[in-house]
RNA sequence: GAGGUCGUAGCUCAACGGCAGAGCAUUCGCUUGUGGAGCGAAGGGUUGGGGGUUCGAUUCCCCUCGGCCUCCCA
Numbered sequence: 001g002a003g004g005u006c007g008u009a010g011c012u013c014a015a016c017g018g019c020a021g022a023g024c025a026u027u028c029g030c031u032u033g034u035g036g037a038g039c040g041a042a043g044g045g046u047u048g049g050g051g052g053u054u055c056g057a058u059u060c061c062c063c064u065c066g067g068c069c070u071c072c073c074a
Stems, first nucleotide, its partner, number of pairs: 001071007010024004018055001026042005048064005
C1' cells in the first nucleotide's frame, strides 16, 4: 500500500430500514437477626467521528479514526 472484519449502556453482547434492548454490574425497595442468595423497581446511550440516500438509518452508500486478520513490496 490492497482486501476483509469488528466498534451499540461501566462490562459481555442483541437489534429482516420502522419506539435502541438483554444479561451482569450500580442504586433503591421487599425478604433476612446481619450479610449473601432470591424477588421487584429505577438510573445509565451523540449506536467510534463526519457527510449522503430515505418519510424514516444501529442497519444502505462515501470519507475518516481505532482494534484484529490476510496479502503485496521493501